[in-house]
RNA sequence: AGUUUGAUCCUGGCUCAGAUUGAACGCUGGCGGCAUGCUUAACACAUGCAAGUCGAACGGCAGCACGGCCGGGUAACCGGUGGGUGGCGAGUGGCGGACGGGUGAGUAAUGCGUAGGAAUCUGCCUUGUAGUGGGGGAUAACUCGGGGAAACUCGGGCUAAUACCGCAUACGCUCUACGGAGGAAAGCGGGGGAUCUUUGGACCUCGCGCUAUGAGAUGAGCCUACGUCCGAUUAGCUAGUUGGUAGGGUAAUGGCCUACCAAGGCGACGAUCGGUAGCUGGUCUGAGAGGACGAUCAGCCACACUGGAACUGAGACACGGUCCAGACUCCUACGGGAGGCAGCAGUGGGGAAUAUUGGACAAUGGGCGCAAGCCUGAUCCAGCAAUGCUGCGUGUGUGAAGAAGGCCUGCGGGUUGUAAAGCACUUUAAGCGGGGAAGAAAGGUGGGGUGUUAAUACCGCCUCACAUUGACGUUACCUGCAGAAUAAGCACCGGCUAACUCCGUGCCAGCAGCCGCGGUAAUACGGAGGGUGCGAGCGUUAAUCGGAAUUACUGGGCGUAAAGCGCGCGUAGGCGGUCUGUUAAGUCAGCUGUGAAAGCCCCGGGCUUAACCUGGGAAUGGCAGUUGAUACUGGCAGGCUAGAGUGUGGUAGAGGGGUGUGGAAUUUCCGGUGUAGCAGUGAAAUGCGUAGAGAUGUGGAGGAAUACCAAUGGCGAAGGCAGCCCCCUGGGUUAACACUGACGCUCAUGCACGAAAGCGUGGGGAGCAAACAGGAUUAGAUACCCUGGUAGUCCACGCCCUAAACGGUGUCUACUAGUUGUUGGUGGAGUAAAAUCCAUUAGUAACGCAGCUAACGCGUGAAGUAGACCGCCUGGGGAGUACGGUCGCAAGAUUAAAACUCAAAGGAAUUGACGGGGGCCCGCACAAGCGGUGGAUUAUGUGGAUUAAUUCGAUGCAACGCGAAAAACCUUACCUGGCCUUGACAUGUACGGAACUUUCCAGAGAUGGAUGGGUGCCCGAAAGGGAGCCGUAACACAGGUGCUGCAUGGCUGUCGUCAGCUCGUGUCGUGAGAUGUUGGGUUAAGUCCCGCAACGAGCGCAACCCUCGCCAUUAAUUGCCAUCAUUUAGUUGGGCACUUUAAUGGGACUGCCGGUGACAAACCGGAGGAAGGUGGGGAUGACGUCAAGUCCUCAUGGCCCUUAUGGCCAGGGCUUCACACGUAAUACAAUGGUCGGUACAGAGGGUUGCCAACCCGCGAGGGGGAGCCAAUCCCAGAAAGCCGAUCGUAGUCCGGAUUGCAGUCUGCAACUCGACUGCAUGAAGUCGGAAUCGCUAGUAAUCGCGGAUCGACAUGUCGCGGUGAAUACGUUCCCGGGCCUUGUACACACCGCCCGUCACACCAUGGGAGUGGGUUCCACCAGAAGUAGGUAGUCUAACCGCAAGGAGGACGCUUACCACGGUGGGGUUCAUGACUGGGGUGAAGUCGUAACAAGGUAACC
Repeated sequence: AGUUUGAUCCUGGCUCAGAUUGAACGCUGGCGGCAUGCUUAACACAUGCAAGUCGAACGGCAGCACGGCCGGGUAACCGGUGGGUGGCGAGUGGCGGACGGGUGAGUAAUGCGUAGGAAUCUGCCUUGUAGUGGGGGAUAACUCGGGGAAACUCGGGCUAAUACCGCAUACGCUCUACGGAGGAAAGCGGGGGAUCUUUGGACCUCGCGCUAUGAGAUGAGCCUACGUCCGAUUAGCUAGUUGGUAGGGUAAUGGCCUACCAAGGCGACGAUCGGUAGCUGGUCUGAGAGGACGAUCAGCCACACUGGAACUGAGACACGGUCCAGACUCCUACGGGAGGCAGCAGUGGGGAAUAUUGGACAAUGGGCGCAAGCCUGAUCCAGCAAUGCUGCGUGUGUGAAGAAGGCCUGCGGGUUGUAAAGCACUUUAAGCGGGGAAGAAAGGUGGGGUGUUAAUACCGCCUCACAUUGACGUUACCUGCAGAAUAAGCACCGGCUAACUCCGUGCCAGCAGCCGCGGUAAUACGGAGGGUGCGAGCGUUAAUCGGAAUUACUGGGCGUAAAGCGCGCGUAGGCGGUCUGUUAAGUCAGCUGUGAAAGCCCCGGGCUUAACCUGGGAAUGGCAGUUGAUACUGGCAGGCUAGAGUGUGGUAGAGGGGUGUGGAAUUUCCGGUGUAGCAGUGAAAUGCGUAGAGAUGUGGAGGAAUACCAAUGGCGAAGGCAGCCCCCUGGGUUAACACUGACGCUCAUGCACGAAAGCGUGGGGAGCAAACAGGAUUAGAUACCCUGGUAGUCCACGCCCUAAACGGUGUCUACUAGUUGUUGGUGGAGUAAAAUCCAUUAGUAACGCAGCUAACGCGUGAAGUAGACCGCCUGGGGAGUACGGUCGCAAGAUUAAAACUCAAAGGAAUUGACGGGGGCCCGCACAAGCGGUGGAUUAUGUGGAUUAAUUCGAUGCAACGCGAAAAACCUUACCUGGCCUUGACAUGUACGGAACUUUCCAGAGAUGGAUGGGUGCCCGAAAGGGAGCCGUAACACAGGUGCUGCAUGGCUGUCGUCAGCUCGUGUCGUGAGAUGUUGGGUUAAGUCCCGCAACGAGCGCAACCCUCGCCAUUAAUUGCCAUCAUUUAGUUGGGCACUUUAAUGGGACUGCCGGUGACAAACCGGAGGAAGGUGGGGAUGACGUCAAGUCCUCAUGGCCCUUAUGGCCAGGGCUUCACACGUAAUACAAUGGUCGGUACAGAGGGUUGCCAACCCGCGAGGGGGAGCCAAUCCCAGAAAGCCGAUCGUAGUCCGGAUUGCAGUCUGCAACUCGACUGCAUGAAGUCGGAAUCGCUAGUAAUCGCGGAUCGACAUGUCGCGGUGAAUACGUUCCCGGGCCUUGUACACACCGCCCGUCACACCAUGGGAGUGGGUUCCACCAGAAGUAGGUAGUCUAACCGCAAGGAGGACGCUUACCACGGUGGGGUUCAUGACUGGGGUGAAGUCGUAACAAGGUAACC
C1' cells in the first nucleotide's frame, strides 16, 4: 500500500513492494578477475594415490651402479669371485604415525562460551647442575627342515646393536618411623700435534646422542561460577544415591572404586522425562532492540562400518594400529582368510541439486635425517559450473525523403523513428603474430673473517664470488595486424506497480501474489504492434529477516472488537511510610587484566579500476580483579506516628445459624343449604358434574410461600437475603480520646464459599410443574394454547462446582470542577416538639466540566491522571472439541491441542430499505351507497393444444377489444410450390437508346416470346454536349420485419399530479454524514406562519396556457328575430336589441364582517356575488426506480446471410379447437317487451365525397339526379322521454344464439374467410359460488348521435350531448403513499438474509478387536576379547645361591566387571486396521423455518 462495508471509523488477519542465499528450475548467454561448489543416504564403494624416514644405532647385503681379482675372448663383451666402494630390498633398533586432512552421526552437558582456580603430567625445544664406569645373557635377519590353496606359521642352529638385564657410583631426586633406605646411563661420527699401540685404536678435541635432576616454554588433564532450544497434556527424581572415616586407584583432586557409618542430595529460580540440536568467533536481516541461521575461513568438541576393550607410548583407548562380537562385501583348494574413502580424485545410489580417477612439491608448512635429501591429494596451481560478487564489451558521430515494411487510425494522419539505410570514424575485448616481469629466498661449491679448540682440522655464524632451483605457463603485462567486423536477452504493461492499443476467444481455453479477470466490443486469457523495468543476465520456486507496534524490553491491549479467574482468605514471590547511625550487596566513578586471529567500521597501501588482498587503528555493549563515592534501593541496629490495628461510647440493617409461633390464600376431607351446569379458549374440545359438581356458610387436615409496608431503599466478599418473637454470631459505620508501632498492599500453587438444575440416603408433598397422556391448532405440530400429571421444587445429611455467576468494568492507594435526589451516623442553627437549614462522614442513584474513548459512552463510585501486584488476549471456523491427566457415584467439570479450511470473522456509528414495531396524515383505500364482473350465449384478445404455416412482439399491478385508427387478394413479416441474381430501391463507370405506348401467343402467375406507333427539353451555327428516363455489362455495392431493447439514441409505461428531490456558504462530527428539510401549528401541497446554527437558492407545488360558467366592448353571414312589413316556412325586406358566433377585456383576492388561534399562518361561519376559498375540466409528470417496453415505427454500434436470412409470383396460413383466463356486447324481463302517435340535442364528417326530392323493393337496397369544397347543401329519422294500446309472471308477445332457404351491397375475387336483409328455426339464460371491479355530481347509472381507420366490414376505440341519482358515521381494519421515530445479522435491500437433519462426492482427523516397527526401564540367563585379583597344573636365558633351589616371568585354570545375544514383563512413540464417530468443502438435491423486525411463542446462557 491492497483487501471485510452501499459508504465510514476502528479492531483484526491475509497479501504485496526491500534485502539476502552453498540454492534449484525455465528462457537466454561475449570476455576477464576474485570467491564458492553433496544442504539429501554418518548409503555402499571398483581403481590409484593420501606417512614415512634414518646406513652418522645394528647385523648384514637380495637388487642396481662403480671399481678390484680370476677365467674365456683380438676387442666389444660374457661368466665367476671378494661387501671393497656408492648405496640399499627385507630385518633388528630409533623417531614419527595422537599432527596435518575429513565429517557433524551422537551430545542439552563428561560439550561450548566468558571469567577464575589448584591437586597434575608434558617427547621434541630453550636454559642450568651432575654424570656417561664396568659387565652379562639373548633374539630377528640369515641358514636347515616342516605345515598351509592362501594369509601366514612351527621347529633346530648361528649372530649384532643407541634392543634387553644386573653391578658400581648418587650433588640434586624418591620414600622415611628421621635412624636410614632406594634408584641411571649408550654409544655414533669428524679431525688430530706429542706419547703409546695388537695399527683397530688408546688419548685429546669438536659435534650429535644418552642418564639423573632443576627452571622455562609449549601442549594436555582436572575443578568452580555464570550463560547456553522447546514441551508441565513430563511433578516428583535419586541406594554409590548425598556426606563422613579408612583403604585402593590415578600424572592429579574426587564415590573414581571398595568396606563401614550417617540419611542425606536435587526440584516450581522447573529436578526427572520426552523432542530437537555439535558449540563459538561470526553470517543474513533490522533505525535499533531483536529475529533467523551456524556453508566456505578460524577456535573448541565429538566421531571414523556398528558395539565393546585394552596394549604401546610423553601423548590414543588411536580415520589409513591391535583384539573380540555383529552386519555387509570379497577370495577360497570349503579347512580358512581379507576389508572398512565422514582423506584426494572417482563409481553406483538417493535427490530439484553440487566439479577432474589433472599438475607440482617451485612457494608456505609438516615428518624423519648432521646434512644432501626423501615423503607430503596438507598446500600451491590448473580443469568444470553465469553458483555469487565485481569490471569491460556488443560500437561512435552524422544522417528527414521523417524511406520501405509492421501496427493503429477519426482515413487527415500517427507510431516504430535518427531507429535503419547512406556518409565519416574508432578498435577495448575476442582472433592471429612478436616481446615479456614478479612469485627465488634458501641450499650447494670455492674464497675471506670470526667463535670453539692444543689446532691453521671438523663444526657454527657473518660475508664475497660462481653455477643452479618455477607446477602455474603459449602467465600477468607491453606491442603489431585486419575489420563494425565475432557478441542481447528476459520479465512485465487492471489496481497495488513504471508501462496501451488492435485482433482472436466467448465462464470455453486459460490467468492469478492479494483483490479478482473470462458468459460477443477483455488495457487482466492467447497473438501482434507499441511501451516499461533490469541487463549477460532475467524471471519463477523454495527459504530467512523486514515491513508486522501482528508477542509490543525499546513498543500493544482486556465495558461493547479476542481478553478481568464467580467470589474471598492466604503461602511462596513482587512491591512497600518516616528519622538517625552503620555496612557497601545493588548503584556510580577511576585503574588493571582479559575479551584469539579473521570479519564489521575508520585511515592508508597493492592489483589500470572494482570486487579482492594487505598494514595500522578503533570497537568488542561482557566478565574478573582492585581503589574510591554513599544520594537512592537493600542488609543490620535504634527511634517516630500520618498507613494498619486494638480498646471505649453510640448507631442502622431481608447479614448468617438455630428454636418457636401467626394470619391470609390455594388444595383436600366430613357433614349442611342448594340445582344444572362448571371449567377452559381466539373459537372449541379433552376434563369435572344428577352417584349432586360449581356456588355458599361452619368445622378439620396438611404443605409451601410470607400481600400491604416496599423504595431509583437496606445488608452481605460474591452467590444471595423479606411475616413475627427469642437464643447464638460475623461485618460495617460514627464520635472523641488512649494504646501497639509498619504489624502494610497484592497474591502463582493452596484452602473456603458458591444461584438454578442434577445425583445419593431418609423424610415430606398443598400449589406449581420437565417427562408423559389426552384435547385443540396445523399441510404436518413429537410445539406455542387447553385439561390432567410424575420426578423435582420443601427438610436433614453428603456430593456436584457450573451460569449472560454482568457494572459484560480484578484488588489496593493517592490526586483531579461542580449540581441534584436518597439511606445511615455525628456536630451546629432552628422549633414547645417537629419540620427545615448548614457542615462533615460512609454508602447508593441521576446529570455534568476538564480529560479519555473507534464511536457509543465514562466522568471523585472513572473507562481521567499516576503507582503496586495478580489474572487473561493475539484472525474466523475446526473447538472449549479430540487424546492424555486430575476431580466426580454419575451427569459431567477442569486443564487443553493438531490436521484441514476461509479471506475474511468482528465492534461502533451513518444513509437507506424493510417490520405480522410505534405515532401523525392522505387517497373511491376501507366504510356508507349505486351499478357491474365471476354463472349463460355471442364477440374479441391471450394461454395451451394443433398445424406445412397457424409470422412477430406485449406477460402481476403497469400483457391479454394491447402494437392492429380495419388480416378475403394486398397488407404479410409465416408456409408450400414456381422463378431472379448488381438485383424491387440508392450512388458511381462504360456503352446504347428519348421517354412512353398498341396488339397477339404460352403460362397459375411472376415471366418469356413476337409486334405496331413514337422521336421530345436545354445549350450550340453545326458537330456535339448536358439534364432526366430506359436498357445492357462488370465491379464497388445494394438489400435483410435476420440476432442482440442486457451495446444504444429517441419515444413510452409505472410509482404519481405523490410532495417531494437537491445545491452553495456556514456550523457540528476523526469520518460516512448531519444541520438546513427536524420541532409547534396549518395546508390539496417542503402551502404558509412561528421557533431554531443556520442563511439563502434551484428542480418540483401553486400561478402563468386552453376550455366551460357571468358580464362588457367590437363585429354581423350562411347565424338570430324584440319591434315593422311579408310568408306554408326568418321565406323575403329590414334590424343586429336578444340568442349565437369569435376576438378582446372585466370578474374572485380569504378582499369585507364575526368567531377561533399565539396580536401569526390559517380555519369556521356570514354578507355580497353568475361563480367562494384550487369555481368545474384539460394540458402540464421533479430527482429518480423497474438492465420495465420497443432493433417489427424511425435512427444506430457490433455480429450474421449474399444464386440467399435478399427480390418477384400463385395458392395457403395469421380466421384451426377437448380446454383455461381477461375485456366487452346482449339478456334473463312489467321502472319491461311489442304496436301506433309525438317532442327536444350536441359535436362532427363530406368532391375518385356526402348525396336531397321523387320512383321501385316487405327489406337490405336499386334507379334518380337537385344541392353542397359547407354557421348556406347532405349524412340526419336522435334515443331514452311523453301520450295511448296490448301482454300478466310464463322459459313467456322475455331472450335472441344456432341453423335452413332466399337475397342485397362492396370488391378483380366473399369456398376456406365479409357485412347486411327477408322468411323460417327459437339454444343457454329466471340475476349468477369463492372471489372481485368502477364511481363522491351534472358524477354513477341509463339513452342515443358522430368521427378516425376504411373499397367492404365495429359489440372495439375516440368524441358528443339527453335523462339523471344514492351515500360518506368515520379512519379500527384491507391496499397504496407521505413525514417523524424505533429495531435490524437486510444493502441484488423481506421476492432479503439464513439454520439443522437427510442423500451424493472428496479431504484431513478421533475411537477401534488388533498387527508391525523404533526407543527406554525392570528382573533373570549368558558371558567373547580385555584388564584386575586368585592359583602352582605346565614351562622358564640374564638376578641371588657352591648346589638343591629361590625371586621374578610366561602359558593354563579360575573369580569379578562387561559388549553382543536370549527370556519374561512394563512405559513411550510411529505406522497400519474390518468397522465406526463427529468435522470441513462442494452445482440451482430433499424436508422443514430455528435466528435476524415484537422474525410472527422476545432472544440468549